RNA sequence: GCCGUUUUAGCUCAUUCGGUAGAGCAACUGACUUGUAAUCAGUAGGUGGUAGGUUCGAUUCCUAUAAACGGCACCA
Numbered sequence: 001g002c003c004g005u006u007u008u009a010g011c012u013c014a015u016u017c018g019g020u021a022g023a024g025c026a027a028c029u030g031a032c033u034u035g036u037a038a039u040c041a042g043u044a045g046g047u048g049g050u051a052g053g054u055u056c057g058a059u060u061c062c063u064a065u066a067a068a069c070g071g072c073a074c075c076a
Base pairs, nucleotide, nucleotide: 001072002071003070004069005068006067007066010025011024012023013022019056027043028042029041030040031039049065050064051063052062053061
């Protein structure tokens, strides 16, 4: 330098022939308990790495760019 993969909730990950995103754990509230834990019920939390474009509508398609990882190439 080139190619590929990944980037989504605090953490680990889903969701792609485009129709305004879910799960587990964690957090919070309540029930249960003498109390804690466990268990059960519920709540909140992300405009999807960033910036643009296409579209009525984008996590999904296109472009640029950043980071991580892997492969290839170059190297006196």